Overview: Predicted 3D model of a 268-nucleotide RNA (Bacterial large signal recognition particle RNA) from an Actinomycetota bacterium. It was read from a public genome assembly, where an Rfam model found it. It matches the Rfam family "Bacterial large signal recognition particle RNA". Its family is annotated with signal recognition particle, plasma membrane targeting and SRP-dependent cotranslational protein targeting to membrane, signal sequence recognition in the Gene Ontology. The family's RNA type in Rfam is non-coding RNA gene.
This record gives sequence, C1' cells and structure tokens, in this order.
RNA sequence: UCGUGCUAGAUGGGGGGCUCGGGGUCCCCUGAACCGGAAACCCCCGAUACGCCGGGUUGAUCACUCGCCUGCGGCCCUUGGAAUGACCGGGAAGCCCCGGGCAAGCAGCGUCGAUGGUCGGGUCCUGCGCGACUCGGAACCGUGAACCCGGUCAGGCCCGGAAGGGAGCAGCCGUAAGCGGCGAACCGAGAGUGCCGCAGGGGGUCCUGGCCGGAGCCGGCUACCCGAACAGCACCGGCUGUUCCGGGGUCCAGGGCGAGCCGCACGG
Repeated sequence: UCGUGCUAGAUGGGGGGCUCGGGGUCCCCUGAACCGGAAACCCCCGAUACGCCGGGUUGAUCACUCGCCUGCGGCCCUUGGAAUGACCGGGAAGCCCCGGGCAAGCAGCGUCGAUGGUCGGGUCCUGCGCGACUCGGAACCGUGAACCCGGUCAGGCCCGGAAGGGAGCAGCCGUAAGCGGCGAACCGAGAGUGCCGCAGGGGGUCCUGGCCGGAGCCGGCUACCCGAACAGCACCGGCUGUUCCGGGGUCCAGGGCGAGCCGCACGG
C1' cells in the first nucleotide's frame, strides 16, 4: 500500500413544552434523513440518564472530536418606538344631538308682478233665524173590562089580579186606563248639528280678491357665528393586556474555514 472478514460506530440534528432531571411520543425550525410496534389520569431511564422492543442496511472514513466565522428558528428580559383592546378619570377647543342667528353659495318662489301699502272677503266671536238629525208628546190605526164601564139586553128573575113596570147575566156593539204599531205633516226638548241666512263685533294669526307700486322673498341644504349639553366618537391622562419593529441575553439546525484522530485479525 492492496484484498478479505470483523468490530466500535452510523442509519439525522436542534429549539419549545413536559419532568426533580435526561431522552421519546406532542408542537416548531432545519432540509431529505431504513422498516414495523407501544407511549399523556404517558413510555424508557438516573448526572455512567441524549430513549424502549423487533427486523434490515452500511461500516474505518464521506464518520468522529476541537477551534473560529456565519446563521434558520426558539426562549428570557426590555423605563425604546408604533398599532390596538379592556377598565378608570378629565375638560369642553372638534364630530354627533339640541336651541338661536346670518344670508355667502346651492335649491325653491317672483315682471304670468316679490316684500310692502290700501280697500274688501273668508277664517274667529256674539245674537236672532232656517234646515237636517235624535228623543218625547199629540194625532192616527189596532187591541183592550167574568162582576165592581156604557148601549141593546134573548132566556130566566122581581113587583102587579091584569094592563104594565123594574133590575139585569150571557151574547153583540162600543169605550176608559193600559198595551202595540205608525211617525210624512203638528207641538216641545236636545246637541261633538250645518261648504245655510240676517245683523253686529274683532283687527291677533293664516288664506284670498281689486287697486297702488316695481324687486325682491324664503330659510330646505352647505358654509359661518352664538349658546347649551357630555351618553357616544374623537382628544388628554392613568393603569393593564395583545401584536409588530428595535435593543440586550441565551440555546442553536444548516453552511464555510482550519486542525486533530483514523481500530482488530489473516493474506498478497
């Protein structure tokens, strides 16, 4: 130095979480890395802890160890910055809500004549009527009395010698109170009664006609001004939480550079 057979080893690593602690199952990062099985009211272990059970592959350098640089990602701290949530408080300069003003802009009305002036009418009030409505009454129609209502009173009864006279039930006719109906006309009363009439009053609001006159009126929206209010938004302060960025610390996959170390047996 080469070959053969072995063995140590390798067959992923790291952060978080869990744990008294070390691994694993779990989550994440790295990035490519045998197969099967169990594992959270867990599994295997004890600082000689960096898993357990079963089966494969590879196997002495591509491995392993150390140092430096870089570095995904995690964890811890943060009186730094930004955003945002809960709670507490604040004042009244903003928004919202409310009241008032102004008339700059827009809209609307106006020479088919605005505001205004004047003469009227209506709306309003009072009185007197009229009408409609409602209620009642009267009138009218019907009904309406065993006897104590009327008329007529068969039969029967009473008086009488007789002639004659008398009271009178039923029936029939009628009627009183009452009851029912009708209710146009008549009388009376009433009122959430009327595009009604007449007379008077009133000039406050609104509407409207004639005339005069000739350009404004209005205040819906926006802007602006004043006031009020504080529930909410915004603002300010406090306290507390979350996220992101920054800063500090720590562990570190992966990558780069350098160094170290490279076993046993047999044979050529």